[in-house]
RNA sequence: CUGAACCCUGCGGAAGAGACCGGUAGGUUUCGUUCGCAACGACGAAGUCCACCGGCGCCGAAGGAGCAACGGCCCCGGAAUCUCUCAGGCAAAUGGACCGCGGGGGGACG
Numbered sequence: 001c002u003g004a005a006c007c008c009u010g011c012g013g014a015a016g017a018g019a020c021c022g023g024u025a026g027g028u029u030u031c032g033u034u035c036g037c038a039a040c041g042a043c044g045a046a047g048u049c050c051a052c053c054g055g056c057g058c059c060g061a062a063g064g065a066g067c068a069a070c071g072g073c074c075c076c077g078g079a080a081u082c083u084c085u086c087a088g089g090c091a092a093a094u095g096g097a098c099c100g101c102g103g104g105g106g107g108a109c110g
Stems, first nucleotide, its partner, number of pairs: 001110001006105008018056001020055005026049009057090003063086001064084003070077003
């Protein structure tokens, strides 16, 4: 001088699996009843949205765990997109291993 692995960050791409069933609470809409001139309120029913709890089924690409060859020596180390599903997830959104480009750190080989 060059500038790898690796880490952080911005942007973009990125799969799979029940919009399942039941319950509870809340919001909202409609209808009915009641008080009322009306509005508002209260009660009940139905629909819908979201959250939580329980149940069964399922997915694997956050995280986590397990292992082959091989290496040391009886037990340890040892990979994943493999396996397990604890966690997470199963409409959209969020998340998402990994890939691409940019920036920062880094400093291997030469």
A computed fold for a 110-nucleotide RNA from a Rhodospirillaceae bacterium, annotated as Glycine riboswitch aptamer. NCBI's taxonomy places the organism under Bacteria, Pseudomonadati, Alphaproteobacteria, Rhodospirillales, Rhodospirillaceae. It matches the Rfam family "Glycine riboswitch aptamer". From the family's description: This family represents the bacterial glycine riboswitch. It was read from a public genome assembly, where an Rfam model found it. Its mean pLDDT, the model's own confidence on a scale to 100, is 80. Of the family's consensus pairs, 91% are formed in the model.